[in-house]
Molecule: transfer RNA
Organism: Bacteroidota bacterium
Formats: sequence, structure tokens, C1' cells
RNA sequence: GCCCCUAUAGCUCAACCGGAUAGAGCAUCAGAUUUCUAAUCUGACGGUUACAGGUUCGAGUCCUGUUGGGGGUACCA
Repeated sequence: GCCCCUAUAGCUCAACCGGAUAGAGCAUCAGAUUUCUAAUCUGACGGUUACAGGUUCGAGUCCUGUUGGGGGUACCA
């Protein structure tokens, strides 16, 4: 250089054939319980679905480009 895969909450991951409001666990915060802590239970908070375009009535999902990450492969002494 070329090819392939990948990017969703702070972290790890879901989201059916493209269908209406993107969820779960952990973490964080608050409360309950407990003499206190831990554990347990309940609730809350947390999202420009990497970025920019396109297709579509409708895009996290499909297409193109860019960027980051991972992998494969070639050339050059």
C1' cells in the first nucleotide's frame, strides 16, 4: 500500500425482516434494611448509535466517504 472485520450509556453487551419511545448487567448517586460496614432490595441518573453524506414514508440496522481500533497479506536491503 491492498483486503477483511469493527465502532451503541463511564465499562461489558443487547436491539428480530429496516418499523413507532434504543434497553440490560456492572459502575455512580439516592433511599430501604443493618448498631456500623459489607451484602441484599428499590429507584434515579446516564445516548449527536464514531464523524459527514446518501437511499427510504421510516435507518442503530442498508449504501458511499472519512476517522479510530483489530486482523490478514504484499513490496522495498